[in-house]
């Protein structure tokens, strides 16, 4: 010096996933104080249920149910007996960077889970969540100065 890894602090990104207080426990160190953890209560943010009105509606058929969080969907082709996964293509959705904004451009993502026969919207009201995952150097352009060797 390079590569890889760990820890602490700080900065930044996705996400609703912030911040504060208190009892107790642990550590620093015996105290003040500080840090961390379980739990509890708030705060901001987020989600669900839930009237009038509106929407839906009759009849027949159907269980191949229906619904929610989230950007994470739709269509076509091929494969398959068929569906799904997977692959390709189109449309569409989301994030970051640049940027006052839009647009363009560049790099990425389009998962996963939950309810349990049941839910349209929805004031009052009611019930929940507040996790987790990453990065900290890379790329582009222009200009200046200077050393050594030949």
């Nucleotide at each position: 010096g390079a590569c890889g890894g760990g820890u602490c602090a700080c900065c930044g990104c996705c996400u609703a996933a912030u911040c504060g207080c208190g009892c107790c426990c642990g550590c620093g160190u015996c105290a003040c104080c500080g840090c961390g953890g379980u739990c509890g209560c708030g705060u901001g943010c987020c989600g669900g249920g839930g009237a009038c009105c509106c929407a839906c509606a009759a009849g027949a058929c159907c269980c191949u149910g229906g619904g929610g969080u989230g950007a994470a969907g739709c269509c076509g082709c091929a494969g398959c007996a068929g569906c799904a996964c997977c692959g390709c293509g189109g449309c569409c959705g989301g994030g970051c960077g640049c940027g006052c904004u839009u647009c363009c451009c560049g790099c990425c993502c389009g998962a996963a889970c939950c309810c349990g026969a049941c839910a349209g919207c929805u004031a009052a009201c009611c019930c929940g969540g507040u996790c987790g995952g990453c990065g900290g150097c890379c790329g582009a352009g222009g200009g200046a100065a200077g050393a050594a060797a030949g």
Molecule: c-di-AMP riboswitch aptamer (ydaO/yuaA leader)
Organism: Actinoplanes sp.